Transfer RNA from a Thermoplasmatota archaeon, 83 nucleotides, folded computationally.
[in-house]
RNA sequence: GCGGAGGUAGCCUAGCCCGGUCAAGGCGGCGGUCUCGAAAACCGCUGGCUCCCGCCUCGGGAGUUCGAAUCUCCCCCUCCGCG
Numbered sequence: 001g002c003g004g005a006g007g008u009a010g011c012c013u014a015g016c017c018c019g020g021u022c023a024a025g026g027c028g029g030c031g032g033u034c035u036c037g038a039a040a041a042c043c044g045c046u047g048g049c050u051c052c053c054g055c056c057u058c059g060g061g062a063g064u065u066c067g068a069a070u071c072u073c074c075c076c077c078u079c080c081g082c083g
Stems, first nucleotide, its partner, number of pairs: 001082007010027004020066001028046006047056003059075005
């Protein structure tokens, strides 16, 4: 340099092809029930900012669109292969 795969909340993964309500699930964490106490199990909460209303977030930026994690373009990073 060329080709391929990937980047989604503290961590892992789905959602992308075929755009459409509040970005879902698990792990972990916090609180609770139970227990003499703990573990396990069960219940609730759990991306960020904010007192609230609300606003923002899918590697970064721009574009298309009524509407973008999803489509287009540029760039960054990781892994694999080729040269």
Rfam family: tRNA. NCBI's taxonomy places the organism under Archaea, Methanobacteriati, Thermoplasmatota.